Transfer RNA from a bacterium, 74 nucleotides, folded computationally.
Model confidence (mean pLDDT): 80 of 100.

[in-house]
């Protein structure tokens, strides 16, 4: 220098041939239970889906560029 992939909650990840309110597990907080923990059960908080632009009535999803990370080629 060229090519490819990934970026979604604190962590690990899912997601939709574009459709109205974005989810799971773990973790966190509260409650129940207990003499008190743990475990178990219930409830809840936590996300402007990496950034910008474009297409569209509508974008986490499609296109382009940028940033970061990983892989391959030279």
């Nucleotide at each position: 220098g060229g090519g490819c992939g990934c970026a979604u909650a604190g962590c690990u990840c899912a997601g939709u041939u574009g459709g109205c309110u974005a989810g799971a597990g773990c973790g966190c907080a509260g409650c129940u239970c207990u003499g008190a923990u743990a475990a178990a059960g219930c409830u809840g908080a936590g996300g402007u889906c990496u950034g910008a632009a474009g297409u569209u009535c509508g974008a986490c999803u499609c296109u382009u560029c940028a940033u970061g990370c990983g892989c391959c080629c030279a």